[in-house]
RNA sequence: GCUCUCGUAGUUCAAUGGAUAGAAUAUCUCCCUCCGAAGGAGACGAUGCAGGUUCGAUUCCUGCCGGGAGCA
Numbered sequence: 001g002c003u004c005u006c007g008u009a010g011u012u013c014a015a016u017g018g019a020u021a022g023a024a025u026a027u028c029u030c031c032c033u034c035c036g037a038a039g040g041a042g043a044c045g046a047u048g049c050a051g052g053u054u055c056g057a058u059u060c061c062u063g064c065c066g067g068g069a070g071c072a
Base pairs, nucleotide, nucleotide: 001071002070003069004068005067006066007065010025011024012023013022018055027043028042029041030040031039048064049063050062051061052060
């Protein structure tokens, strides 16, 4: 330098172009308990960035950024 692939919550993963982007775990609050652990209920929290296509984009297209793999 070229090609391919990945980027979503603090972390690990979902989501056929159409739901209020879902779950586990973590954190916080409450219940339970003599106090904890366990258990139960609730809250908070995310689409790498910029454009494009579309009535509608996490999804499709382009460029850039970052990680990984291969070729040279």